[in-house]
Context: one part of a larger RNA
RNA sequence: CGUUGGAAAUUUGAGAGGAGCUAUCCUUAGUACGAGAGGACCGGGAUGGACAUACCUCUGGUGCACCGGUUGUUCUGCCAAGGGCAUAGCCGGGUAGCUAAGUAUGGAAGGGAUAAGCGCUGAAAGCAUCUAAGUGCGAAGCCCCCCUCAAGAUAAGAUUUCCUCCGAAAGGUAAGACCCGUGGGAGACUACCACGUUGAUAGGUCAGAAGUGUAAGUGAAGCGAUUCAUUCAGCUGACUGAUACUAAUAGGUCGAGAA
Numbered sequence: 001c002g003u004u005g006g007a008a009a010u011u012u013g014a015g016a017g018g019a020g021c022u023a024u025c026c027u028u029a030g031u032a033c034g035a036g037a038g039g040a041c042c043g044g045g046a047u048g049g050a051c052a053u054a055c056c057u058c059u060g061g062u063g064c065a066c067c068g069g070u071u072g073u074u075c076u077g078c079c080a081a082g083g084g085c086a087u088a089g090c091c092g093g094g095u096a097g098c099u100a101a102g103u104a105u106g107g108a109a110g111g112g113a114u115a116a117g118c119g120c121u122g123a124a125a126g127c128a129u130c131u132a133a134g135u136g137c138g139a140a141g142c143c144c145c146c147c148u149c150a151a152g153a154u155a156a157g158a159u160u161u162c163c164u165c166c167g168a169a170a171g172g173u174a175a176g177a178c179c180c181g182u183g184g185g186a187g188a189c190u191a192c193c194a195c196g197u198u199g200a201u202a203g204g205u206c207a208g209a210a211g212u213g214u215a216a217g218u219g220a221a222g223c224g225a226u227u228c229a230u231u232c233a234g235c236u237g238a239c240u241g242a243u244a245c246u247a248a249u250a251g252g253u254c255g256a257g258a259a
Base pairs, nucleotide, nucleotide: 001152005163006162007161008160009159010158011157015149016148017147018146021049022048023047024046025045026044027043033038051106052105053104054103055102059100060099061098062097066093067092068091069090070089071086072085073084074083075082076081110144111143112142117137118136119135120134165172166171176254177253178252179251180196181195182194183193184192201247202246203245204243205242206241207240208239210236211235212234217230218229219228220227221226
């Protein structure tokens, strides 16, 4: 820009893409078959491998603004307690998020038309013949079925709801949308999604979860290193809930006709 007024939402599916794998074991059954050795079809069930998708409850990894321990040095006048630097100094743990080695799920079943092949009926050709007319079965393959996208499918589809005013025109408005702002399970940007005071969108605060592992100060014991009590303390990023304290204020722009 188009889709023949303007919007918001829900959809149909022409078409396109994806997936499609496989093993072992048990049973049927040591049956059919076979002199024996051996050893099934068909059917039923179980467990795996690789691959794919989703997720983080569990098991783990990571987790550079979380907690603790610790070495050297320097600074805060000193002690104590801390800050800086040394690969994040090193070491032990670890929330959210991300993640696999973790968890869950998938290939199936079914239908249609067929290939090779096997048939029925059956002439040409009094017989025979699956074929010439007609007709049946038959594959991991083909088309559906399953998953995803999809009306620029210009043949531009369908349904529901909302607005359909003023003006000669320019323009102003309606429903609605955008700019702008607070953000995110969304993200390179954009887009998408949530929210904007009629408000829990983010930050803060409070409470909790979770992590670390018993802070500082003081008192006590010990010559001292240190230990004990106060104290399962203190501290705490992303998690959960509550709460308008802070910031989403104010404002601007676009946006529709004929009968």

The part of an RNA shown here (large-subunit ribosomal RNA, domain VI) has 259 nucleotides and comes from a Clostridiales bacterium. Its mean pLDDT, the model's own confidence on a scale to 100, is 89. The full RNA is in RNAcentral, with records from ENA.